[in-house]
RNA sequence: GAUAGAGGCGCGGAAUUCAUCAGUAUCGGUCUGGGAGGGUCCGUAAACCCGUGAAUCAGCCGAGAAAGGGUCUUCCGCCGAAGCCGGUUCUUGUUGCGGCAAGGCCCUGCUGGAUGCUGCGGAUAAUAUCCCUGCGUCUGUCAUCAGCAGAAAAUGCCGGUGGAGAGCUAUC
Numbered sequence: 001g002a003u004a005g006a007g008g009c010g011c012g013g014a015a016u017u018c019a020u021c022a023g024u025a026u027c028g029g030u031c032u033g034g035g036a037g038g039g040u041c042c043g044u045a046a047a048c049c050c051g052u053g054a055a056u057c058a059g060c061c062g063a064g065a066a067a068g069g070g071u072c073u074u075c076c077g078c079c080g081a082a083g084c085c086g087g088u089u090c091u092u093g094u095u096g097c098g099g100c101a102a103g104g105c106c107c108u109g110c111u112g113g114a115u116g117c118u119g120c121g122g123a124u125a126a127u128a129u130c131c132c133u134g135c136g137u138c139u140g141u142c143a144u145c146a147g148c149a150g151a152a153a154a155u156g157c158c159g160g161u162g163g164a165g166a167g168c169u170a171u172c
Stems, first nucleotide, its partner, number of pairs: 001172005008079001010078006018070001026063004031059003037050004041099006082111003086107002089104005112139006119132001121131003141163005147157003
């Protein structure tokens, strides 16, 4: 360097179940109030559209979601699997400029994996969940030290300490 492989509540994706989101958004009404502005993410300019035949808005009545996030099951792809911070760039949100949000590609950095607690922390509709900080626990792996088995070496068992996936094991 190549190939293969292991870790376990292991990782990711898709479909599905359920709850949440939410009696919210939205739609409707010969309804009530109100009376000149209002809408297309925000600011600004423009364009377009709606509105003085009463809109936007507020209320009442009726109907009433979805996405994102979580979760169940199945299938698929996998074992830097993947996740997150930051950055470049592209796409979308009417157009220009400046922002913001969502998504895609690529790059740097961090994290072995899981899990519990923690925090007036970040994301979030959310106390769910996720990420992050700190402190623990469990686990795979390697190194090292001690003990036991072994005549000894090899090796195995057990315990302590330490390391990180740029690792570990096997073959070439």
This is a predicted structure of a 172-nucleotide RNA (Lysine riboswitch aptamer) from Agathobaculum desmolans.
Its mean pLDDT, the model's own confidence on a scale to 100, is 75.
The source organism's lineage runs through Bacteria, Bacillota, Clostridia, Eubacteriales and Agathobaculum.
The RNAcentral record of the sequence draws on MGnify.